[in-house]
RNA sequence: ACAAUGGAGAGUUUGAUCCUGGCUCAGGACGAACGCUGGCGGCGUGCCUAAUACAUGCAAGUCGAACGGGAUCCAAGUGUUAGCUUGCUAACAUUUGGUGAGAGUGGCGCACGGGUGCGUAACGCGUGAGCAACCUACCCAUAUCAGGGGGAUAGCCCGAAGAAAUUCGGAUUAACACCGCAUAAGACUACGAGAUGGCAUCAUCAAGUAGUUAAAUAUUUAUAGGAUAUGGAUGGGCCCGCGCUGCAUUAGCUAGUUGGUGGGGUAACGGCUCACCAAGGCCAUGAUGCAUAGCCGACCUGAGAGGGUGAUCGGCCACACUGGGACUGAGACACGGCCCAGACUCCUACGGGAGGCAGCAGUAGGGAAUCUUCGGCAAUGGACGAAAGUCUGACCGAGCAACGCCGCGUGCAGGAUGACUGCCCUAUGGGUUGUAAACUGCUUUUGUCGAGGAAUAAACCUAUCUACGUGUAGAUAGCUGAAUGUACUCGAAGAAUAAGGAUCGGCUAACUACGUGCCAGCAGCCGCGGUAAUACGUAGGUGGCAAGCGUUGUCCGGAUUUAUUGGGCGUAAAGCGAGCGCAGGCGGUUCCUUAAGUCUGAUGUGAAAGCCCCCGGCUCAACCGGGGAAGGUCAUUGGAAACUGGGGAACUUGAGUGCAGAAGAGGAGAGUGGAAUUCCAUGUGUAGCGGUGAAAUGCGUAGAUAUAUGGAGGAACACCAGUGGCGAAGGCGACUCUCUGGUCUGUAACUGACGCUGAGGCUCGAAAGCGUGGGGAGCAAACAGGAUUAGAUACCCUGGUAGUCCACGCCGUAAACGAUGAGUGCUAAGUGUUGGAGGGUUUCCGCCCUUCAGUGCUGCAGUAAACGCAUUAAGCACUCCGCCUGGGGAGUACGGCCGCAAGGCUGAAACUCAAAGGAAUUGACGGGGGCCCGCACAAGCGGUGGAGCAUGUGGUUUAAUUCGAAGCAACGCGAAGAACCUUACCAGGUCUUGACAUCCUUUGACCACUCUAGAGAUAGAGCUUUCCCUUCGGGGACAAAGUGACAGGUGGUGCAUGGUUGUCGUCAGCUCGUGUCGUGAGAUGUUGGGUUAAGUCCCGCAACGAGCGCAACCCUUAUUGUUAGUUGCCAUCAUUCAGUUGGGCACUCUAGCGAGACUGCCGGUGACAAACCGGAGGAAGGUGGGGAUGACGUCAAAUCAUCAUGCCCCUUAUGACCUGGGCUACACACGUGCUACAAUGGACAGUACAAUGAGUUGCGAGACCGCGAGGUUUAGCUAAUCUCUUAAAGCUGUUCUCAGUUCGGAUUGCAGGCUGCAACUCGCCUGCAUGAAGCCGGAAUCGCUAGUAAUCGCGGAUCAGAACGCCGCGGUGAAUACGUUCCCGGGCCUUGUACACACCGCCCGUCAAGCCAUGAAAGCUGGGGGUACCUAAAGCAUGUAACCGCAAGGAGCGUGUUAGGGUAAAACCGGUAAUUGGGGUGAAGUCGUAACAAGGUAGCCGUAUCGGAAGGUGCGGCUGGAUCACCUCCUUU
Repeated sequence: ACAAUGGAGAGUUUGAUCCUGGCUCAGGACGAACGCUGGCGGCGUGCCUAAUACAUGCAAGUCGAACGGGAUCCAAGUGUUAGCUUGCUAACAUUUGGUGAGAGUGGCGCACGGGUGCGUAACGCGUGAGCAACCUACCCAUAUCAGGGGGAUAGCCCGAAGAAAUUCGGAUUAACACCGCAUAAGACUACGAGAUGGCAUCAUCAAGUAGUUAAAUAUUUAUAGGAUAUGGAUGGGCCCGCGCUGCAUUAGCUAGUUGGUGGGGUAACGGCUCACCAAGGCCAUGAUGCAUAGCCGACCUGAGAGGGUGAUCGGCCACACUGGGACUGAGACACGGCCCAGACUCCUACGGGAGGCAGCAGUAGGGAAUCUUCGGCAAUGGACGAAAGUCUGACCGAGCAACGCCGCGUGCAGGAUGACUGCCCUAUGGGUUGUAAACUGCUUUUGUCGAGGAAUAAACCUAUCUACGUGUAGAUAGCUGAAUGUACUCGAAGAAUAAGGAUCGGCUAACUACGUGCCAGCAGCCGCGGUAAUACGUAGGUGGCAAGCGUUGUCCGGAUUUAUUGGGCGUAAAGCGAGCGCAGGCGGUUCCUUAAGUCUGAUGUGAAAGCCCCCGGCUCAACCGGGGAAGGUCAUUGGAAACUGGGGAACUUGAGUGCAGAAGAGGAGAGUGGAAUUCCAUGUGUAGCGGUGAAAUGCGUAGAUAUAUGGAGGAACACCAGUGGCGAAGGCGACUCUCUGGUCUGUAACUGACGCUGAGGCUCGAAAGCGUGGGGAGCAAACAGGAUUAGAUACCCUGGUAGUCCACGCCGUAAACGAUGAGUGCUAAGUGUUGGAGGGUUUCCGCCCUUCAGUGCUGCAGUAAACGCAUUAAGCACUCCGCCUGGGGAGUACGGCCGCAAGGCUGAAACUCAAAGGAAUUGACGGGGGCCCGCACAAGCGGUGGAGCAUGUGGUUUAAUUCGAAGCAACGCGAAGAACCUUACCAGGUCUUGACAUCCUUUGACCACUCUAGAGAUAGAGCUUUCCCUUCGGGGACAAAGUGACAGGUGGUGCAUGGUUGUCGUCAGCUCGUGUCGUGAGAUGUUGGGUUAAGUCCCGCAACGAGCGCAACCCUUAUUGUUAGUUGCCAUCAUUCAGUUGGGCACUCUAGCGAGACUGCCGGUGACAAACCGGAGGAAGGUGGGGAUGACGUCAAAUCAUCAUGCCCCUUAUGACCUGGGCUACACACGUGCUACAAUGGACAGUACAAUGAGUUGCGAGACCGCGAGGUUUAGCUAAUCUCUUAAAGCUGUUCUCAGUUCGGAUUGCAGGCUGCAACUCGCCUGCAUGAAGCCGGAAUCGCUAGUAAUCGCGGAUCAGAACGCCGCGGUGAAUACGUUCCCGGGCCUUGUACACACCGCCCGUCAAGCCAUGAAAGCUGGGGGUACCUAAAGCAUGUAACCGCAAGGAGCGUGUUAGGGUAAAACCGGUAAUUGGGGUGAAGUCGUAACAAGGUAGCCGUAUCGGAAGGUGCGGCUGGAUCACCUCCUUU
């Protein structure tokens, strides 16, 4: 020195996952606005809307050195007069000199500067070229010239009209005003010997000839000005290439239009204009039309490519109240000029006039919104002038506004008892605010006061001096500041003068309390709020910004979400239904050439400002100055030649042709054939046929169905038949003939790139449907009838018309699918099959190898979100076409094209949602499948449902009938026991620190007892009484009174909870670690083959292990051994009425410790396994029986009334006490039980055998009394001792004899007993009497598989009393199980799913009512534009007899053109509208249940038809259909 500085994501679809895909956020920016707040300075910026209307002032004048003139003033002189006294003042007149207002003639300027963005889609702008087709005042250079005349006119004066604006007449006058004449280098016009140049029209030079054409003076005499010509500079004009918005639902546009010739016109080319001639010109590379828009340098954003914008500053354009027009001029068709028309405003004497802020200020209006009626020409710039100077709302400054950018400040340091107080929180200990404050020390930016005080100023000019040429150049001095006494500097006092706004659920940094209670509200998205809200409101606190902070709006970004960089199209949105083919795009091999593309160098240009880099100036920065770099599809030019393109020559491999063969439901036409259905005729024959889940409608005794023969007619072609063949697709299937298209193989004779794709276009195109004419057997939309059903416009049945068939013509759509465009090349294999060819082998049949073209399957690499695809790609690449860009609205509306119609093609928007979707995963579910289990069914036994009673529930009733439990899994449940109590409910009567707890103070014993009143609680009166310990200070217990903290609540919430419990279910499951597989959710393990009661065990296996469950360990029971014998037992001995006693512990029994059972043994089956079957032995056999034991979890399951508990609520009551009542009601319904209906029985008499338990407020023997319940008395027993305690069924006998009974016992009456303060509401028992229903129970339903069911009694808890309930005990003691088809429940595997709150799921359409946007609509109304005709101002052009003028010409008049106006018929675009159509939306409306599972008739697509609606049906198609079976192919063995 060069290069390089550059890229972040997140939330939200799901139970979870990956993908697709939209929505949203974080960033930056702004001429902004709004809300709250606000100390200072610098630099910038400030009507984005109404190009709406404007009061007032200013914004363009200047020159007397162009002219006629000159008010006024000054000076000097002279004269007169007055004052006054010899010169001063005043006045007047006059002369000279100076000054020079206002108006006028004339010159220059006013075309610049300043404003705005209406119009304009255009050579308007940008960029680069061109003019041989042009102009240019002022300025510069060069050359030349300026001779001599003329007539007017404004002003001034006089007069006139008018309100005014203004106008008219007369007289007079000047010029650098105006006009001739002369001169003519030059210029122009006409001609032009000759020469030169150019791509061309042509241009240049040119001797010469003819004609026309200039000028201005002023004065101080040296300057300024004038004329002509040439050149320059500057500024403009015109032309061209390229670039510059949307819509094709704008496809055709054009008559001066396109070109030519010739006039005219212009500064100049040109249809610019005119006459004539020709018929052209533009357009799919988007003409024309409509809409929108000033363009650019640049600005914002972005990594960039891009996207958006066009404020301030700068360049260009356009405009100046709206429209038209010209004049003047170097320049205008002129912002502060003119004429006309129009709208509006103002003045008016009503006759007529005046005006144009899109200049600076300012006003009104509009709007969310945008400033002072300021100072100055000091600077810069401009106009005029010789100059001084004048003018300058350009400009320089100040003012207002946090509108933006930048900078500064609001203090700094120390200071802990982490102070008091306060706010807030709290577990009440404390924490936090917080070094924060107070307090101490320091500083003084800013602010206040005081003092000083710049730069911007250098020129012009004046004076003096110097040099050359009386002017220019230089030097010195002097003069000039709006901002401004400003910036800045110094000094003084003093922390003094200065902080807010939004946020705090996630994204996103930052949390608690209270209030509220789906309310109020928040919200960018997801979403918060229904009584414990980090999401609302407030407070405290936190984090982030900061003189600002938030919100809103807009743009870019993120968004690779329009994808050139940089996306896709099998299933997510997306391949046209298929082909042919014009344009276009792309294109094989070799050589030569060219140089358009391409690459490279140079030159020019790309204004300045801005961005970037460097340097510099304001204290820094913003800002500003200087230099550089950068910026292009640009222009010209030199070079290169690989590639693409152009030209030429060749080649054969792409493509095609020829020749030789091959297969085929390829197409069209004509003919022929047999089987079957139906119909007709005839025969035989008789009562049914047909149809269905079951039936009926229907047919049949008028002879059906069946059967035989004959005939008619139409349609379709069994077997062959095959993931076989052919065709572009749709599609094509009997046979023969005719015509015809394509394909394949071999060969290598011919052509020589002839190719691929293909927007528009054209053709073909299932089924349904339409038109005309035929045909019509079967089938069959519609329709009719019968069924089904709640209904059944369906599914099923009986009929049946269009149609299906043919010919001709339309239609042009399908799940027209491989949901996969066409073409070419490349990239592992294996195995079928179709059609060929070559080779080998073989007698033949055949077999093998190679190869080409199809058609299938499996599979590697690769790819994919996954599923999958995989030489027939969805792989790797290239070429071309089509299509997609969130869901719905909607393939709809409008418009257009096509169609006879049905309808097709093209194809939006408003509005609405935050999703919609694909693939795969785990569950759950299925009127899916497979396997297995269970008293699940079946086989049996006994019940319930019928009766009476008991009991619980519902309902009803009631003052109250307290509360809870609600399918299984509430209902003899909480309640193992409501007369009072219980008790929670009701009525009445009472209490208020309370019935109960703690603390404090005072007093004292307290308790107990008696009387009175009362229903009682309670109230009153009385009687009695001197607690315990002590260190003598006091302390403790108890009671009363007082006080407030508090007590209390069976009040609410089991959807705030703990604990406990039920249930699936004693079902066999539920998980984890590591590994492996998968992007992932997840999978594997745990699946599979067997087996088991069992995820029990074995084998196999990418799994290997482990945990909670299962089993076992525990208790009990069945056998036995041993130990121990009291209260138990008694064989032997003795004894007694009696194991009563002695004695004994053998037995029974009791209760401790052991043993025993493990598929251990044998046989068989099985896979050499696990295991199963059978057997032996054994008391017991395959878990021996029973119990306890309940995995992960489900049900927001139950319980706030067991208990505990958060929050809420009550506090003279929702708390507490008392009396009485209620929980026990009773037309009714249900559940669970008891007793029965009888003879397997009832009654009576006799008689035998248990076990578990309980007992001192108790069990209570015995004796006596009573018919009995029971009573009296009290022995024994704190229990293997005594008592309850006679067990009953059974057995033996007698009687009853089938009946509402000697069954059954309800109900009722009388009389009693017991408990208890008390049996009325409302207990139990006894006796006598009474003697209801009921004769075995409809639909339905329950339990039970062995010591079980059934049946029989006994005991216990609760308990004063009160069981038919509950919990236990033993006695007697069966039947049946073929089996797993079905019902129910469960487990495993698999499959489908639109479900995940999980089928009690999801979800579709009509209808009704509300809201929203939108289409149509008789009409009504508005707008811009075009066309035709009429009329026509000013101006311009042109013509012209009368008038004026000597003339030139003028006036006047005519013609043409035209802004505007009017009329007419159409087209287009809006607005609005009775009514009407569909659409969207929403909290819980109505009707059905169409879809998702085989969704209960598989669904869907196209079409037709029918129906309240979803929808149904017909025809054809698709699988994006479950299940089962078969065929074929494939994989493994």

Model confidence (mean pLDDT): 82 of 100. Small-subunit ribosomal RNA from Sphingobacterium sp. BN32, 1533 nucleotides, folded computationally. Rfam family: Bacterial small subunit ribosomal RNA. The RNAcentral record of the sequence draws on ENA and SILVA.